[in-house]
Molecule: transfer RNA
Organism: Okeania sp. KiyG1
């Protein structure tokens, strides 16, 4: 330099044009317990990597940039 893949909550991730963006784990609060863990209930936490475009409507499609990974030279 060329090609391909990935980027969604603290972490691991589901969602491949239309529902309020969900789940596991972690965290807060309460219950339970002699205490803790486990367990039960409940809550907070997301500008969906940045920008632009297409569309009535974009996490999703297109362009570009950024970051990471793999392959080729």
């Nucleotide at each position: 330099g060329g090609g391909c893949c990935u980027g969604u909550a603290g972490c691991u991730u589901a969602g491949u044009g239309g529902a309020u963006a969900g789940a596991g784990u972690g965290c807060g609060u309460g219950g339970c317990u002699a205490c803790g863990g486990a367990c039960c209930a409940u809550g907070a936490g997301g500008u969906c990597g940045g920008g632009g475009g297409u569309u009535c409507g974009a996490a999703u499609c297109c362009c570009u940039c950024c970051a990471g990974g793999c392959c080729c030279g």